A computed fold for a 591-nucleotide part of an RNA from an Ignavibacteria bacterium, annotated as large-subunit ribosomal RNA, domain I.
[in-house]
Context: one part of a larger RNA
């Protein structure tokens, strides 16, 4: 020196574990904010660096409930307190809530500086302190008020609202490239990513100018199917429907116009007018009549509908110039229907249910082994409870729970009932009137429909033209005819559907510390970067700290040796197990 062997050091793999993650299911919630949010800065404890809580009333204050013996957060110690006159803790409501931040009195390098007015405190007085108001835009109202006479603009005041934040889902506007086509230009990627704006708990869509096919269906949305079909496509790469059928869910409505009455404003008209509900009679009538605008009633569709005209329609009251009659219209009652999700809209009461604390909850002992019984043996018991977790090893009967029942002063939500509110019929006639215009449609240029302009319908629109008026108009895939379906150019609308920053309950042939979130630990921390931004490592003593009194070596330090604790200390805090690389010591063999 090598090999072997034994014992160590070193190292932290492996095994076991889980406080943390991941994915999903069901339910809830789907917003917060000028009454100052989200997010922060700085403070706040007897002692306090960090986290948590809280805000100068500062690990807290008041109050209503729950619970019932301990408590003063993680987190010890010391020093002190509180509590059956109910502390601590949990839930509801309230108070306080520095400074920054939309930040909003002005400014600013966020958490700072400087004000003005009024009221108050203080001072001999000034400085100082406290409270309130003071940003911008905007709905409405009022005052004032230029050029410029009326007016308007503007100005001022009061009031209302907005502003900012937020994970995804949704709608609109805008809108790439890499890539694929084995290159590349049409095409694709893709109306994706990105940007901007906006709403809601969902959004969007939606009650046929629809489909269909000679039969029929009857708003929209979503799923299955149709179907990788019909198609489209440098007919390349690729792209890619719809109807029928089966399901989920179901809900329908309001206007414009014609016509009517009243009021206001503007214009026109100009005295036997027009007309004044009906019958008769009297009378009235410029304070009228007509047109337009605003407000009210009526009315809302395709077997066309409505206006208009005619007729009928529960009970009572009532002529609008006057009298009588009548009872059109109007009012009340009854009846019927509906209602805060559309079709109008506001509040309240009661019951019930749910949420936010909680409560009751069965049944086992002995012996043995062991540090410890939940093990073994023996004999029992409960079970609408043998889910799960804990307890010194594997407990249905030890603890928490579990099955099953019960519970709310306060706040919130849902639903029901009441109260309240709203609405009101039918038949016939078809002369006249109405039924959404720079619209439909056409041409050209584009876009969008699965579809690249094609023979290309349907939809949207930039430019230029430009209808009809129910004997009308649109569609049925160029176009025309027949036939059929529908009724555009106004609007609203729940559910079935999408998503999950968040809360509750639960599940897993999901992970188990190089995994699973970046983060099981003071983690978006330490650290890096001017900045945008990047971004870690790091879990495990033991059943219980019983965390090693005391002695010794030593510098009184580090480290170690005894002693002691413990089942175990080669479990000693550099702490479960403790692999390999690597480094030693003893012994054996070889050279």
């Nucleotide at each position: 020196a090598g090999c072997g062997u034994a014992c160590g050091g070193g190292g932290g793999a492996u095994g076991c574990c889980u406080u943390g993650g991941c994915a999903c299911u069901g339910g809830a919630a789907g917003g917060c904010g000028a009454a100052g949010a989200a997010g922060g800065a700085c403070g706040u404890g007897g002692u306090u660096a960090c986290c948590u809580g809280c805000g100068a009333u500062a690990a807290g204050c008041c109050u209503g409930g729950g619970u019932g013996a301990g408590u003063c957060g993680g987190a010890a110690g010391c020093u002190g307190a509180c509590a059956u006159u109910g502390a601590c803790c949990c839930c509801g409501g309230g108070a306080u809530c520095u400074c920054c931040g939309a930040a909003u009195g002005g400014g600013a390098c966020a958490a700072c500086c400087c004000a003005u007015a009024c009221a108050g405190a203080g001072u001999a007085a000034u400085g100082u302190c406290u409270g309130u108001a003071u940003a911008u835009c905007u709905u409405g109202c009022a005052a004032u008020g230029a050029a410029u006479a009326c007016a308007u603009a503007g100005u001022u005041g009061c009031c209302u609202g907005a502003a900012g934040c937020c994970a995804a889902c949704c709608c609109g506007c805008u809108g790439a490239a890499c890539u694929g086509a084995a290159a590349c230009a049409u095409c694709u990627a893709a109306g994706u990513a990105g940007g901007c704006g906006g709403u809601g708990g969902a959004a969007a869509a939606g009650a046929a100018a629809a489909c269909a096919a000679u039969c029929g269906u009857g708003a929209u949305u979503c799923c299955c199917u149709g179907a990788g079909u019909a198609g489209u496509g440098g007919c390349g790469a690729g792209c890619g429907a719809a109807a029928c059928g089966g399901g989920a869910a179901g809900a329908g409505c309001c206007u414009a116009a014609a016509c009517c009455a009243u009021a206001u404003c503007g214009g026109c008209u100009g005295c036997c007018a027009a007309g004044c509900g009906u019958g008769c009679a009297a009378g009235c009538g410029u304070u009228g009549g007509c047109c337009g605008a605003u407000a009210g009633g009526u009315g809302u569709u395709g077997u066309a509908g409505g206006a208009c005209c005619u007729a009928u329609a529960g009970g009572g009251g009532u002529a609008u110039u006057u009298g009588c009659a009548u009872g059109a219209g109007c009012c009340c009652c009854a009846c019927u229907g509906a209602g805060u999700a559309a079709a109008a809209a506001a509040c309240c009461u009661a019951a019930u249910g749910u949420a936010u604390a909680g409560c009751u909850a069965a049944a086992g002992u002995c012996u043995c082994u062991g540090g410890a019984a939940c093990g073994a043996g023996a004999c029992a018991c409960c079970a609408u409870a043998g889910a799960g977790g804990g307890c010194g090893a594997u407990c249905g009967u030890c603890c928490c729970g579990u099955a099953a029942g019960c519970g709310a002063a306060a706040u919130a939500c849902a639903c029901u009932a009441g109260a309240c509110u709203c609405a009101g019929a039918u038949a016939g006639g078809u002369a006249u009137c109405c039924u959404g215009a720079g619209u439909a449609c056409u041409a050209c240029g584009g876009a969008g429909u699965a579809a690249g302009u094609g023979g290309a319908a349907u939809u949207c629109u930039g430019u230029a033209g430009g209808a009809a008026c129910c004997c009308g108009c649109g569609a049925g895939a160029a176009c025309c005819a027949u036939c059929u379906c529908g009724u555009a150019a106004g609007g609203c609308u729940a559910a079935a559907u999408a998503c999950u920053c968040u809360c509750c309950a639960g599940u897993g042939a999901c992970c188990g510390a190089u995994a699973g979130u970046g983060a099981a630990c003071a983690a978006g921390u330490a650290c890096c970067g001017u900045g945008a931004g990047g971004g870690a490592a790091a879990g495990g003593c033991g059943a219980a700290a019983a965390g090693a009194a005391c002695c010794c070596u030593u510098a009184a330090g580090a480290a170690g040796g005894g002693a002691g604790u413990g089942a175990a200390a080669u479990a000693g805090a550099a702490c479960c197990u403790g692999a390999a690389a690597c480094c030693g010591u003893g012994c054996g063999c070889u050279u």
Lineage of the source: Bacteria > Pseudomonadati > Ignavibacteriota > Ignavibacteria. Its mean pLDDT, the model's own confidence on a scale to 100, is 82.